[in-house]
Molecule: c-di-GMP-I riboswitch aptamer
Organism: Desulfuromonas sp.
RNA sequence: UCUCGAUAAAGCCAAACCUGCCGCAAGACAGGGUCGGAAAGCUACGGGUCUUGAAACAAGAUGGCCGAGUUGCCGAA
Numbered sequence: 001u002c003u004c005g006a007u008a009a010a011g012c013c014a015a016a017c018c019u020g021c022c023g024c025a026a027g028a029c030a031g032g033g034u035c036g037g038a039a040a041g042c043u044a045c046g047g048g049u050c051u052u053g054a055a056a057c058a059a060g061a062u063g064g065c066c067g068a069g070u071u072g073c074c075g076a077a
Base pairs, nucleotide, nucleotide: 004075005074012037013036017032018031019030020029022027035064041070042069043068045067046066047065048062049061050060051059052058053057
């Protein structure tokens, strides 16, 4: 350095729910809250799911649905 992930250490994030606010909606953001997470950091690239539109198909959401790419803390076995 790469792989790997500990009955280690220092830390990090924040499900459901509640309040406020934005949105047609899915849902996002802020505060509270701590189910969990070795990337629950970032990217909507592929698939899945969800929303809107009469449909074709298009637009949007979901990264804590899965995969992939990329960056990062520590150093036991």